[in-house]
RNA sequence: GCGCCCGUAGCUCAGCGGAUAGAGCAAUUGACUACGGAUCAAUAGGUCGGGGGUUCAAAUCCCUCCGGGCGCA
Repeated sequence: GCGCCCGUAGCUCAGCGGAUAGAGCAAUUGACUACGGAUCAAUAGGUCGGGGGUUCAAAUCCCUCCGGGCGCA
């Protein structure tokens, strides 16, 4: 330099054009307990990597840039 893949919650990931964007773990609060742990209930946490475009509607499609990974040279 060229090609391919990935970027969504603190972490691991799902979401394949239309719901208020979700799960597990972690965190916080409560219940339980002599105290913890486990368990149960609830809560908080997201400019969906940045910008632009297409569309009535974009996390999702297109372009570009940034970051990471793999392959070829």
Molecule: transfer RNA
Organism: Frigoribacterium sp.